[in-house]
RNA sequence: GGCCCCUUCGUCUAUCGGCUAGGACGCAGCCCUCUCAAGGCUGAAAGACGGGUUCGAUUCCCGUAGGGGCCG
Numbered sequence: 001g002g003c004c005c006c007u008u009c010g011u012c013u014a015u016c017g018g019c020u021a022g023g024a025c026g027c028a029g030c031c032c033u034c035u036c037a038a039g040g041c042u043g044a045a046a047g048a049c050g051g052g053u054u055c056g057a058u059u060c061c062c063g064u065a066g067g068g069g070c071c072g
Base pairs, nucleotide, nucleotide: 001071002070003069004068005067006066007065010025011024012023013022018055027043028042029041030040031039048064049063050062051061052060
C1' cells in the first nucleotide's frame, strides 16, 4: 500500500429497515432485616463520527477515525 471484518449504557452482549434500542453484571433508591449480606421492586445509563438512500436507518451505501486479520 491492497482486500476483508469489527465499533451499541460503566462492562459484557441482543438486534438483520418500524426503536419509546432489550438483557446480564455493576450503580442509585425503596421494600425486607435488629444490622449487613442474600432476595424482591423501581430507576438512571448506549448505536465511533460525518454524509447519502428511504415515509422511516443501530440495521443498507459512501467517506473518516480507531481496533483486528490476510496478502504484498